Predicted 3D model of a 100-nucleotide RNA (THF (Tetrahydrofolate) riboswitch aptamer).
Rfam family: THF (Tetrahydrofolate) riboswitch aptamer. Rfam 15.1 lists 747 matches to the family in 747 species.
The sequence was found by an Rfam model in a public genome assembly.
RNA sequence: GUAAGAGUAGCCUUUUGCGCGUAAAGUGUCAUCGAACGGGACGUUGUCGGUGAACGAAAGAAAGCCUGGACUUUCUGCGGUGCGAGGGCGCGUCCGCUAC
Numbered sequence: 001g002u003a004a005g006a007g008u009a010g011c012c013u014u015u016u017g018c019g020c021g022u023a024a025a026g027u028g029u030c031a032u033c034g035a036a037c038g039g040g041a042c043g044u045u046g047u048c049g050g051u052g053a054a055c056g057a058a059a060g061a062a063a064g065c066c067u068g069g070a071c072u073u074u075c076u077g078c079g080g081u082g083c084g085a086g087g088g089c090g091c092g093u094c095c096g097c098u099a100c
Stems, first nucleotide, its partner, number of pairs: 001100002004098002010089004015085005020079003029053007039095005059076006065069001
């Protein structure tokens, strides 16, 4: 110098494992405050956490204790449920990195 590539936060999953809840936590919505976010700078998008508010759900079967229960265990469900693995996706400009 050239042209391509890699890498973040994180997102999706009708793949899979282990949990949690079903006694309603979680998820989702809104407000507000804060945090982190390619190796660097600026910035975008998205993410996470605290607090507050409104909203809001699906249970069933068998066995046991032996009549006691908001009980225990197992199984089947359910939840815009959590985490891990696999798969897919994933920075705009400049510099840096890799390759030539």